This is a predicted structure of a 105-nucleotide RNA (Glycine riboswitch aptamer) from an Actinomycetota bacterium. It was read from a public genome assembly, where an Rfam model found it. Rfam family: Glycine riboswitch aptamer. From the family's description: This family represents the bacterial glycine riboswitch. The coordinates come from a structure-prediction model, not an experiment, and the mean pLDDT is 76. The model forms 90% of the base pairs in the Rfam consensus.
RNA sequence: UAAUCCCGCGUGGGAGAGUUCGUGCCGCCGGUGGCGACACCGGUGACCGGCGCCGAAGGGGCAACCUCCCCGGAACCUCUCAGGCACCCGGACCACGCGGACGAG
Numbered sequence: 001u002a003a004u005c006c007c008g009c010g011u012g013g014g015a016g017a018g019u020u021c022g023u024g025c026c027g028c029c030g031g032u033g034g035c036g037a038c039a040c041c042g043g044u045g046a047c048c049g050g051c052g053c054c055g056a057a058g059g060g061g062c063a064a065c066c067u068c069c070c071c072g073g074a075a076c077c078u079c080u081c082a083g084g085c086a087c088c089c090g091g092a093c094c095a096c097g098c099g100g101a102c103g104a105g
Stems, first nucleotide, its partner, number of pairs: 001105001006100008018051001020050003024047001026045008052085003058081001059079003065073002
């Protein structure tokens, strides 16, 4: 001086599955009726409940493998607890950049 690997940050990309059901509950918008309180209809959003579904936050399980053995680690496989199923957000992982640590050479 210094690559790969590792950690953090930023940018970009990033799949799957109901924009399902409900005279449930609440808010908002529009229309109608009414002196008014309010009522009805439609739309929209959230919550709650039911059924169906997805796997790539996280979590659990087994395992190829690391490794000759024990211990240990370990997936995009698997389970769906959690999470998700219009858009937004999120999103394993990939690329680039910056910073940090180790340090082959």